[in-house]
Molecule: transfer RNA
Organism: uncultured Clostridia bacterium
């Protein structure tokens, strides 16, 4: 250089053939429980879906160009 895959919450991740408000677990915070801590139970916060543009009534999802990571190949 060429080809392919991946990028979603602090971490790991679901998200079907484009369609109402984007999931769950761990973690964090608060509450319950306990003499107290842990375990356990309940609740909440936390996402410009890697960036910009395009298609569409509607994009995490489709298209294009970049950025980063990984693999194969010369």
């Nucleotide at each position: 250089g060429g080809c392919g895959g991946c990028g979603u919450a602090g971490c790991u991740u679901a998200g079907c053939u484009g369609g109402u408000u984007a999931u769950a677990g761990c973690g964090u915070u608060c509450g319950g429980u306990u003499c107290a801590u842990a375990c356990c139970c309940g609740a909440a916060a936390g996402g410009u879906c890697g960036a910009a543009g395009g298609u569409u009534c509607g994009a995490a999802u489709c298209c294009c160009u970049c950025c980063g990571c990984c693999g194969c190949u010369a």